[in-house]
RNA sequence: ACUGAAAAAGGCAAACCCGUUGAAAGACGGGGACGCAAAGCCACCGAUCUACGGGAAGCAUCCUACGAUAGCGGGGUCGCCAGAC
Numbered sequence: 001a002c003u004g005a006a007a008a009a010g011g012c013a014a015a016c017c018c019g020u021u022g023a024a025a026g027a028c029g030g031g032g033a034c035g036c037a038a039a040g041c042c043a044c045c046g047a048u049c050u051a052c053g054g055g056a057a058g059c060a061u062c063c064u065a066c067g068a069u070a071g072c073g074g075g076g077u078c079g080c081c082a083g084a085c
Base pairs, nucleotide, nucleotide: 002083003082004081011036012035016031017030018029019028020027021026034071040077041076042075044074045073046072047069048068049067053064054063055062056061
């Protein structure tokens, strides 16, 4: 480096609720488990979400990431156990 989660030791924690924070998406902490063999870490590529700010407008709205999602996919990187080589 490959395959797998049957066993063993464990690990993480969706939705939802409470608190904090943020313009929002969301994030953090506590509770809680839908699931996860990398659901460990990284925003490099694609995808998706938000639009404080900036731009346009027929004032209805539209566009835009420097913001966010690693539990959307790819990629990078570290790693427990077992098996095979």

A computed fold for an 85-nucleotide RNA from bacterium MnTg04, annotated as c-di-GMP-I-GGC riboswitch aptamer. The prediction has a mean pLDDT of 87. Of the family's consensus pairs, 100% are formed in the model.